[in-house]
Context: one part of a larger RNA
RNA sequence: AGCACACGGAGGAUGCCUAGGCGCUAGGAGCCGAUGAAGGACGUGGCGAACAACGAUACUGCCUCGGGGAGCUGUAAGCAAGCUUUGAUCCGGGGAUGUCCGAAUGGGGAAACCCGGCUGAUGUAAUAGUCAGUCACUCAUAACUGAAUACAUAGGUUAUGGUGAGGCAUACCAGGGGAACUGAAACAUCUAAGUACCCUGAGGAAGAGAAAACAAGAGUGAUUCCGUCAGUAGCGGCGAGCGAACGCGGAACAGCCUAAACCGGUCAGCUUGCUGGCCGGGGUUGUGGGACGUCUCACAUGGAGUUACAAAGGAAUUGGUUAGGCGAAGAGGUCUGGAAAGGCCCGGCAUAGAAGGUAAAAGCCCUGUAGCCGAAAGUCAGUUCCCUCCGAGACGGAUCCCGAGUAGUGCGGGGCACGUGAAACCCCGUAUGAAUCUGGCAGGACCAUCUGCUAAGGCUAAAUACUCCCUAGCGACCGAUAGUGAAACAGUACCGUGAGGGAAAGGUGAAAAGCACCCCGGAAGGGGAGUGAAAUAGAACCUGAAACCGUGUGCUU
Numbered sequence: 001a002g003c004a005c006a007c008g009g010a011g012g013a014u015g016c017c018u019a020g021g022c023g024c025u026a027g028g029a030g031c032c033g034a035u036g037a038a039g040g041a042c043g044u045g046g047c048g049a050a051c052a053a054c055g056a057u058a059c060u061g062c063c064u065c066g067g068g069g070a071g072c073u074g075u076a077a078g079c080a081a082g083c084u085u086u087g088a089u090c091c092g093g094g095g096a097u098g099u100c101c102g103a104a105u106g107g108g109g110a111a112a113c114c115c116g117g118c119u120g121a122u123g124u125a126a127u128a129g130u131c132a133g134u135c136a137c138u139c140a141u142a143a144c145u146g147a148a149u150a151c152a153u154a155g156g157u158u159a160u161g162g163u164g165a166g167g168c169a170u171a172c173c174a175g176g177g178g179a180a181c182u183g184a185a186a187c188a189u190c191u192a193a194g195u196a197c198c199c200u201g202a203g204g205a206a207g208a209g210a211a212a213a214c215a216a217g218a219g220u221g222a223u224u225c226c227g228u229c230a231g232u233a234g235c236g237g238c239g240a241g242c243g244a245a246c247g248c249g250g251a252a253c254a255g256c257c258u259a260a261a262c263c264g265g266u267c268a269g270c271u272u273g274c275u276g277g278c279c280g281g282g283g284u285u286g287u288g289g290g291a292c293g294u295c296u297c298a299c300a301u302g303g304a305g306u307u308a309c310a311a312a313g314g315a316a317u318u319g320g321u322u323a324g325g326c327g328a329a330g331a332g333g334u335c336u337g338g339a340a341a342g343g344c345c346c347g348g349c350a351u352a353g354a355a356g357g358u359a360a361a362a363g364c365c366c367u368g369u370a371g372c373c374g375a376a377a378g379u380c381a382g383u384u385c386c387c388u389c390c391g392a393g394a395c396g397g398a399u400c401c402c403g404a405g406u407a408g409u410g411c412g413g414g415g416c417a418c419g420u421g422a423a424a425c426c427c428c429g430u431a432u433g434a435a436u437c438u439g440g441c442a443g444g445a446c447c448a449u450c451u452g453c454u455a456a457g458g459c460u461a462a463a464u465a466c467u468c469c470c471u472a473g474c475g476a477c478c479g480a481u482a483g484u485g486a487a488a489c490a491g492u493a494c495c496g497u498g499a500g501g502g503a504a505a506g507g508u509g510a511a512a513a514g515c516a517c518c519c520c521g522g523a524a525g526g527g528g529a530g531u532g533a534a535a536u537a538g539a540a541c542c543u544g545a546a547a548c549c550g551u552g553u554g555c556u557u
Stems, first nucleotide, its partner, number of pairs: 001556009015542001016507002020478002022475007029467002031167002039101003042055003046079002050075002062095006071083003106115003116135007137164001139161007172203001173201005183190001187237001213220002224251005234242002255459003258403001262281009286437001288402004292396006302390004313386010324373003330346001332345004347364001349353001355367003408432008418444001439454005494501002514541001517528004
C1' cells in the first nucleotide's frame, strides 16, 4: 500500500409523517371609494426587535346588544403588575375613535413632508402656539352680476347636490384599434386570427331581444344557451384550409313604453295669425293600426305592482344567514408492554360504526357525528295586509298621421361560412336622394306572380360565461429536489440604476421530565451521576444509505 472483517467519523439519501399545496363539487357572494377606497408609512405594550392586532380613546383596545361559563393579560417562555361568578378572556350583530400618505381635493412637493387663508375655541401683557371646522377641479340646477356693444350674449361670483374622479379578480362581457411567428412542405391571395396585445366602458353577469324574421303552397312565431342537422350545403392560389343555415329535440320563458295625427295649457318669436319650444291628455298596430265621427258597456265582490311594463314606503309573519346549545353506550377483567386504544374473556349503544385526538390500533375516554333546538341586533328571500296604479268594444271609410338627409342608387371598403363572384342581406366613408297604406321592405343578381313582414326611437327577468373571496365537503392528486416561487416571519434574503429576477431552509421526546451535582478543560467539548422505554432520542437532536476519511485485527506484497 492493497484486500477482508469489525467498529467509528462525515454526509443527509431512503422509509415513515404533515403543519402546506393542487384539482374539483354544492351553496353563498360578486364590488370598494370624497361619510376619503385599495395599498401603505409611522406609531401603540411595564420589559429589545419582529409578526399579527390596533390608531394619540392606539398590543385583540372604547360603547352597546346577544352567545358563553372559569379562567385570563396574542405568537411567547420568563419576571413584574393586574382583571374575573357584580360574569372576565373568548365568539357574533350594531356603533364610536381611526395619526400621516395615497383619487388626495387649501397651496406646494423628491409619497408618508413643507407652508397657509377664513370661522370659532383655547392661550399670551401682546405676538406666538394649540385644537375643531372649512377652503381643489368638473358637471347639473338656481340666484346674483356682467365685456367688446345699446338691449343682449360670452364670461364671472355664490349656493345646493353622498354628481364624477381612483382601485381591482392577470377571470368572465361589450366596444374602439390590431400583429407576427406559423401552415400552405418556398411564397404574395389565403392561413394563423379578428387570436395575442393595447385602449375605453360596464355588470354580477354582460351582450342580444319582442320580426320591415324565417319558411315555401304547409307552416312557425322575441332573444339566449345546449344537442343534432354536419364536417353536410357551400367558400377556397377550388391549394392549405375555412365552414353554415332551414328543420328537429331540449334548457328557460314575458312582454312593454314612446314619436306622429288630434285636443288642452303655458312660454317665446314676430310679418297680428301663424310658427316654434315645453307640459298634460291621446296613441302604439300588419286578419293594417290610430286620429276623427256615431254608438254600447264599465269605473270595482275585478285586475296588476317594486327586475322592464308608474312609483314610494310601512306592518305582520315564515324560512335562510351572521355566535351557539343538547346529544346514546365499558375509567369491565386479564396478558404483553414505558404506555393499551392491541390479544383473550365478558357487557352495552346505534336515526350516532364520518373524522380527529388521547403514551401502539378506541363506535361506548375527549372533541365530535346522527338527530333535535336556538338570535337582542343586522341582513337576504318568500307570503299576507296596509298602500299604489288601471277602462274596453262595435260601426263608418271622406280627411289626417304612422319615426328623412332616412330607405334606395353610383363609387370605395368592411361584416356575413360566402376571397367580387350571378352576390342577395347587414354596416361604414363619399356623392346623390324617394314614397306615407292605391305606401314600403324582404323571400341569395334581376323581373312578374305569390307569400311574409311593417325599417329609419327606446326598455326588458330567466335559461348562458367566469371565480379574487366565504362556508361545507370530496380526490385510484403531491408528500419537503414533490406539491404554489413560498409547509418556515417569502415575493422575504439576495442580485439589478431600473423594468425586473428571485432562493435555500420541515421532524428530540408520550411528556422538557431539555442532564441538579461532581470531575478534566480558558472555553468549546467531554467523562461520571441523574431523567427517560430508549440519550449512538442531548437540541449540530426520528430513521441515518452512498461517495469520502479513519482505528483495530487478519492475510498478501

Predicted 3D model of a 557-nucleotide part of an RNA (large-subunit ribosomal RNA, domain I) from Paenibacillus rhizosphaerae. The RNAcentral record of the full RNA draws on Rfam. The coordinates come from a structure-prediction model, not an experiment, and the mean pLDDT is 83. The source organism's lineage runs through Bacteria, Bacillati, Bacillota, Bacilli and Paenibacillus.